c-di-GMP-I riboswitch aptamer from Desulfosporosinus lacus DSM 15449, 85 nucleotides, folded computationally.
The sequence is in RNAcentral, with records from ENA and Ribocentre.
RNA sequence: GCUUGAUAAAGGCAAACUUAGUGAAAACUAAGGACGCAAAGCCACGGGUCUUCUACUUAAAAGUAAAGAUCGCCGGGUUGCCAAG
Repeated sequence: GCUUGAUAAAGGCAAACUUAGUGAAAACUAAGGACGCAAAGCCACGGGUCUUCUACUUAAAAGUAAAGAUCGCCGGGUUGCCAAG
């Protein structure tokens, strides 16, 4: 440096749910909590998905569109612990 990930060691992250807060919402943050995770570290770059303050269309109902969100949906990029080969 590359490949692989074992019921190993040391450590790490933390789904649902609850409480508080932020936000128009999706969702996020903190604390509790563990379903899981070998990149469940980081980057919205490609695709997907969610939301619609707002914009447009509409008589209305509603529809369409991210610039919002998701990296714990997939791909890509990048950094990295341990072990085995």